This is a predicted structure of a 363-nucleotide part of an RNA (large-subunit ribosomal RNA, domain IV) from a bacterium. The sequence was found in a public genome assembly.
Context: one part of a larger RNA
RNA sequence: CCCCCUUUAAGGAACUCGGCAAAUUAACUCCGUAACUUCGGGAGAAGGAGUGCCCCGGUAGGGUCGUCGGCGGUGUCAAAGCCGUCCGGCAUAGCCCGAGGGGGCCGCAGUGAAAAGGCCCAAGCGACUGUUUAUCAAAAACACAGGUCUAUGCCAAAGCGUAAGCUGAUGUAUAUAGACUGACGCCUGCCCGGUGCCGGAAGGUUAAGGAAGUGAGUUAGCUUCGGCGAAGCCCACGACUGAAGCCCCGGUGAACGGCGGCCGUAACUAUAACGGUCCUAAGGUAGCGAAAUUCCUUGUCGGGUAAGUUCCGACCUGCACGAAUGGCGUAACGAUUUGGGCGCUGUCUCAAAGGGGGAUUCG
Numbered sequence: 001c002c003c004c005c006u007u008u009a010a011g012g013a014a015c016u017c018g019g020c021a022a023a024u025u026a027a028c029u030c031c032g033u034a035a036c037u038u039c040g041g042g043a044g045a046a047g048g049a050g051u052g053c054c055c056c057g058g059u060a061g062g063g064u065c066g067u068c069g070g071c072g073g074u075g076u077c078a079a080a081g082c083c084g085u086c087c088g089g090c091a092u093a094g095c096c097c098g099a100g101g102g103g104g105c106c107g108c109a110g111u112g113a114a115a116a117g118g119c120c121c122a123a124g125c126g127a128c129u130g131u132u133u134a135u136c137a138a139a140a141a142c143a144c145a146g147g148u149c150u151a152u153g154c155c156a157a158a159g160c161g162u163a164a165g166c167u168g169a170u171g172u173a174u175a176u177a178g179a180c181u182g183a184c185g186c187c188u189g190c191c192c193g194g195u196g197c198c199g200g201a202a203g204g205u206u207a208a209g210g211a212a213g214u215g216a217g218u219u220a221g222c223u224u225c226g227g228c229g230a231a232g233c234c235c236a237c238g239a240c241u242g243a244a245g246c247c248c249c250g251g252u253g254a255a256c257g258g259c260g261g262c263c264g265u266a267a268c269u270a271u272a273a274c275g276g277u278c279c280u281a282a283g284g285u286a287g288c289g290a291a292a293u294u295c296c297u298u299g300u301c302g303g304g305u306a307a308g309u310u311c312c313g314a315c316c317u318g319c320a321c322g323a324a325u326g327g328c329g330u331a332a333c334g335a336u337u338u339g340g341g342c343g344c345u346g347u348c349u350c351a352a353a354g355g356g357g358g359a360u361u362c363g
């Protein structure tokens, strides 16, 4: 000097990105317990008090196989019999459990050692329990119950395989598959022009194939000797015919997605309920808003502090929120994130002493 541990005057977060680490708290019994709430919770909320040993004391009280009596029920004409969360006795010199109260004793200290929640307030996110990057991330990510849409009538759709075949499923639309959202509460606005999907079939376009016909080559034949040229074979072109698709016509947003600009106007000023105009498929509704989203920005005001780029509550000028790529709330929950407070402490002011193990030196 390093590691692990113990203790510490006064102060008590002044440390630090941040109370990281450490400390505090802790068991049982009793008292007591707020906002909020989905009435279950919150809650061990919070906050308090008690706890040893001896005597009264074999305390009060309670439990205890069986048996007797009473009572009750059942049963019967009446009984016997049977039953019992009821009462009393015996068994008994019983056995076991066991408060509360009063009196006394000792110590600094009585859950005398060990083991054993720190708590509260406010906000963000995610409803929750769960899952995850084996080996730097446990989360606000994934999943989830619930919601919605789409496909699928069974040899189902979907998937694997060249196939046979198999899964789906020895299931059958309250089923299965795919996609999105993500408890619950209140809700989920406008746009179908583009893209996708679904439906339609009149017209346009359109493949292979078919094909009227035309042209070239070849040669039997004819010839005015220049050529012409049947049939067959073969080559090229080809009117016309020809499905889906596309064009076209509709529908569809919990499909992919999108959801404006300029100018003027009210009896102070300011602002603009109002008007004009251009563009669009339609111009962002409710709710929220400097937000996990706000650049300017440490916006402005209020709260908290002596002092607050963080935090909370508002405002709205939303660079660039916004409604199942869900919007806004929300009790409970969280090794979650942020801010504040009480308690507590060697985190610190500021360091010290001690114990153990290393390192170093000598051996």
Base pairs, nucleotide, nucleotide: 001358002357003356004355005354006353007352008351010349011348014347019344027051028050029049030048031047036041038183052105053104054103055102056101061097062096063095064094066090067089068088069087070086071084072083073082074081106110118342119341120340121339122338123337124336125334126333130142131141146181147180148179149178150177151176152175158167159166160165184329185328186327187326189259190258191257194256195255196252197251198250199249200248203247204246205245209241210240213237214236215235217233218232221228222227260278261277262276263275264274287321288318299315300314301313302312303311

It matches the Rfam family "Bacterial large subunit ribosomal RNA".